RNA sequence: GGAGUCGGCCAGACAGUUGCUUUGGUUCGGUACUUAAGUGCCGGUCCGAGGAGGAAAGUCCGGGCUCCACAGGGCAGGGUGCCAGGUAACGCCUGGGCGGCGCGAGCCGACGGAAAGUGCCACAGAAAAUAUACCGCCUGUUGGAAGACAGGUAAGGGUGAAAUGGUGCGGUAAGAGCGCACCGCGCUGGUGGCAACAUCAGUGGCAGGGCAAACCCCACCUGGAGCAAGACCAAAUAGGGAUCCGUCGGGCGUGGCCCACGCUGGAUCCGGGUAGGUUGCUUGAGGCGUUUGGUGACAAACGUCCCAGAUGAAUAACUGUUCACGACAGAACCCGGCUUAUCGGCCGACUCCCUCC
Numbered sequence: 001g002g003a004g005u006c007g008g009c010c011a012g013a014c015a016g017u018u019g020c021u022u023u024g025g026u027u028c029g030g031u032a033c034u035u036a037a038g039u040g041c042c043g044g045u046c047c048g049a050g051g052a053g054g055a056a057a058g059u060c061c062g063g064g065c066u067c068c069a070c071a072g073g074g075c076a077g078g079g080u081g082c083c084a085g086g087u088a089a090c091g092c093c094u095g096g097g098c099g100g101c102g103c104g105a106g107c108c109g110a111c112g113g114a115a116a117g118u119g120c121c122a123c124a125g126a127a128a129a130u131a132u133a134c135c136g137c138c139u140g141u142u143g144g145a146a147g148a149c150a151g152g153u154a155a156g157g158g159u160g161a162a163a164u165g166g167u168g169c170g171g172u173a174a175g176a177g178c179g180c181a182c183c184g185c186g187c188u189g190g191u192g193g194c195a196a197c198a199u200c201a202g203u204g205g206c207a208g209g210g211c212a213a214a215c216c217c218c219a220c221c222u223g224g225a226g227c228a229a230g231a232c233c234a235a236a237u238a239g240g241g242a243u244c245c246g247u248c249g250g251g252c253g254u255g256g257c258c259c260a261c262g263c264u265g266g267a268u269c270c271g272g273g274u275a276g277g278u279u280g281c282u283u284g285a286g287g288c289g290u291u292u293g294g295u296g297a298c299a300a301a302c303g304u305c306c307c308a309g310a311u312g313a314a315u316a317a318c319u320g321u322u323c324a325c326g327a328c329a330g331a332a333c334c335c336g337g338c339u340u341a342u343c344g345g346c347c348g349a350c351u352c353c354c355u356c357c
Stems, first nucleotide, its partner, number of pairs: 001353010012322007020051006027044007053328001057339002060337005065226004072259004077222005082096005097111001098109004112217002117215002119211003134157002136153007165183006184206001185204008230279004240270006250264004286305008
């Protein structure tokens, strides 16, 4: 100097003018209750405080919260799948193990079981499981020769993603774990580690490989519905009509089935009224700082701050300066994650290549 990997931060800035919205206070006007004071509601002036994101997105996971509801057990169903931790919890995060990719920093993993069973492996190929012999190699018989027949063979060649352990030596008529050495595999044990695992030793010539992101088996987890949940106030209507089941058994009770428990009628269809207001609604598993513990995710203690609550939906318009010339993009009960989209800038650590000293 170049090329990369990982982590963190920002999300145009400043000034002026005019505006929107939530909330605290002061004051004025109107109105309701009231003898009045006072309180409530609506509107205005003034002074303060606040006002969209790193993903607010997808609705994919997990919860908080509300209701069924006093709510227990089981089956089916569903989810996760190496080990140990973190967390309110998770399919998330951290660390480790194993496997794969990369020169590397690093990145990815749908990572329990194929000796419980069932199933699949097209085409090609002799043959993909009740395994086999296409070409070939060896021996014998026959034949003038080419060839034919019988026996042995799976080392060489071919087909294929994969061919029945691999390499080498010996041995053999030619070959073959036929024998041996090493590797692989099974079994038994030692050592290290909480563990997943790693490693070492002994022993056995030892069989068919893959797929469970196929069914399945195993381990663990698992009620349902959702802020349009729910609660309160006001108002209106038709406390309407029809059909079916049913009275110690039937029926109903927030996914299905069974038991338990509770309640006492239930189901279906037609028709009518209301859909207005208040609340839930923002102080939280909250943010920031310091210290301590921990490899880390994180935890604890102390201190400090209050940072949107709209409801046809609020943060906008104009001007000037500046610059990195601004992409993806707007809360609707809240929070922790994951995934996807994305212009540009800043900071830190690490890896590789080139050159010079």